[in-house]
The RNA shown here (SAM riboswitch aptamer (S box leader)) has 104 nucleotides. Of the family's consensus pairs, 97% are formed in the model.

RNA sequence: UACUUAUCAAGAGAGGCAGAGGGAACAGGACCGAAGAUGCCCGGCAACCGCCGCUUAUGCGGCAAGGUGCUACUUCCUGCACGGGAAACCGUGAAAGAUGAGAA
Numbered sequence: 001u002a003c004u005u006a007u008c009a010a011g012a013g014a015g016g017c018a019g020a021g022g023g024a025a026c027a028g029g030a031c032c033g034a035a036g037a038u039g040c041c042c043g044g045c046a047a048c049c050g051c052c053g054c055u056u057a058u059g060c061g062g063c064a065a066g067g068u069g070c071u072a073c074u075u076c077c078u079g080c081a082c083g084g085g086a087a088a089c090c091g092u093g094a095a096a097g098a099u100g101a102g103a104a
Base pairs, nucleotide, nucleotide: 001104003102004101005100006099007098008097013042015041016040017039021032022031026079027078028077029076043071044070045069048067049066050063051062052061053060054059075096080093081092082091083090084089
């Protein structure tokens, strides 16, 4: 890097460092940011892998030392299709993306 599969509406600091842009790409929109964002460290959250118990399968409950992950905004929203609506707009599903596990 592409493939399979599960999840993506919840949760997570008045800490330290640093110092200008930032959130995956493109476009539009709405936002965060010198009252210090993004990032890094620490802390924390969660429970995919993991561990324990029960369980026919499967699933359920518990734990958090380890491997990841996450820690503004629904994956910030929309870009495609379908349904509803006079419209504004609303809903559902894709696509794309993110993360885990597996397999090449």
Overview: It was read from a public genome assembly, where an Rfam model found it.